[in-house]
RNA sequence: GCAGCGUAGAGCAGUCCGGUAGCUCGCCAGGCUCAUAACCUGGAGGUCGCUGGUUCGAAUCCAGCCGCUGCA
Numbered sequence: 001g002c003a004g005c006g007u008a009g010a011g012c013a014g015u016c017c018g019g020u021a022g023c024u025c026g027c028c029a030g031g032c033u034c035a036u037a038a039c040c041u042g043g044a045g046g047u048c049g050c051u052g053g054u055u056c057g058a059a060u061c062c063a064g065c066c067g068c069u070g071c072a
Base pairs, nucleotide, nucleotide: 001071002070003069004068005067006066009025010024011023012022019056027043028042029041030040031039049065050064051063052062053061
């Protein structure tokens, strides 16, 4: 210098085409059970890496910056 990635405790989708922030596992509570696991129901947990811009409205578009990975 080029490319990819950054979203809940973990792994990821959503970005192309702007319109309620989701999935699986984990965590908490309840149910079931003699009990545990499994199973069922509910719940908590997010400044969507940071700052600014565009817009009625930004995880999504634009600019700059930071971090990680790969290539040179």

Predicted 3D model of a 72-nucleotide RNA (transfer RNA) from an Acidobacteriota bacterium.
The sequence is in RNAcentral, with records from ENA.
Rfam family: tRNA. It is annotated as a transfer RNA.